A computed fold for a 96-nucleotide RNA from Paenibacillus psychroresistens, annotated as c-di-GMP-I riboswitch aptamer.
RNA sequence: ACAAUGAAAAGGCAAACUUAUUGAAAGAUAAGGACGCAAAGCUGAGGGUCUAAGAUAAUCUAAGCGUUAGAUUAUAAUGAUAGCCUGGCUGCCCAU
Numbered sequence: 001a002c003a004a005u006g007a008a009a010a011g012g013c014a015a016a017c018u019u020a021u022u023g024a025a026a027g028a029u030a031a032g033g034a035c036g037c038a039a040a041g042c043u044g045a046g047g048g049u050c051u052a053a054g055a056u057a058a059u060c061u062a063a064g065c066g067u068u069a070g071a072u073u074a075u076a077a078u079g080a081u082a083g084c085c086u087g088g089c090u091g092c093c094c095a096u
Base pairs, nucleotide, nucleotide: 004096005095006094012037013036017032018031019030020029021028022027035083041089042088043087045086046085047084048081049080050079055075056074057073058072059071060070061069062068063067
């Protein structure tokens, strides 16, 4: 120096929840707060999961003569999730 494993010390991050902002939503950001985390640092590459504004299809209703509007259901990310898993990049201390 590199790889694997992981006690201690010094530290680090920050779940749920609350408040504010933002978003159609899932979520995200900030402050408070700590469930936990040896990468709970970064990265949406692969998978999983979550949401469905817009879009498509079907049904119903109203106007009205083949068109419009509204409601419901279904499909499905272009959205999200790294503290779901795998991968990629980077990394502190000491010991074996």
The prediction has a mean pLDDT of 83.
It matches the Rfam family "c-di-GMP-I riboswitch aptamer". Rfam's curators write: GEMM was predicted in a large-scale screen for bacterial structured RNA regulatory elements.
The sequence is in RNAcentral, with records from Rfam.
The organism belongs to Paenibacillus, within Bacteria.